[in-house]
A computed fold for a 72-nucleotide RNA from Yarrowia sp. B02, annotated as transfer RNA. RNAcentral holds the sequence, with entries from ENA.
RNA sequence: GGUCCAAUGGCACAGCGGUAGCGCGUGAGAUUGCAAAUCUUAAGGUCCCGAGUUCGAAUCUCGGUUGGACCU
Repeated sequence: GGUCCAAUGGCACAGCGGUAGCGCGUGAGAUUGCAAAUCUUAAGGUCCCGAGUUCGAAUCUCGGUUGGACCU
């Protein structure tokens, strides 16, 4: 220098053009003599950044940033 992959709540991930979700974790409640476990519930995300296409973009296109793999 080139090619490819990844980036989404605190963490690990799903979502493949039409309301952003699950698990874990966290707060509150129930339960318990107290805790743990279990159950219920809540908070927490402008989807890495910018531009474009579209009625509509986490999703498609272009550029960039960061990380990874390979080639030279």
Its mean pLDDT, the model's own confidence on a scale to 100, is 83. NCBI's taxonomy places the organism under Eukaryota, Opisthokonta, saccharomyceta, Dipodascomycetes, Yarrowia.